Transfer RNA from a Clostridia bacterium, 73 nucleotides, folded computationally.
Rfam family: tRNA. It is annotated as a transfer RNA.
Lineage of the source: Bacteria > Bacillati > Bacillota > Clostridia.
It was read from a public genome assembly.
Its mean pLDDT, the model's own confidence on a scale to 100, is 80.
RNA sequence: GCUACUGUGGCUCAGUUGGUAGAGCAGCGCAUUCGUAAUGCGCGGGUCGCCGGUUCGAGUCCGGCCAGUAGCU
Numbered sequence: 001g002c003u004a005c006u007g008u009g010g011c012u013c014a015g016u017u018g019g020u021a022g023a024g025c026a027g028c029g030c031a032u033u034c035g036u037a038a039u040g041c042g043c044g045g046g047u048c049g050c051c052g053g054u055u056c057g058a059g060u061c062c063g064g065c066c067a068g069u070a071g072c073u
Base pairs, nucleotide, nucleotide: 001072002071003070004069005068006067007066010025011024012023013022019056027043028042029041030040031039049065050064051063052062053061
């Protein structure tokens, strides 16, 4: 330099044909307990890597850029 894949809450990941962004764990609060853990209930936290384009509408489609992984040279 070229090719492919990946980028979504703190972490690990879903998100089907474009139609209001979710789960588990973690955090916080409450209940339970003599107390802790466990368990149950609830709460907060994301401008979906960045910039544009298409569309009534984009996490999803298109282009460019950035970062990571693998391969090739």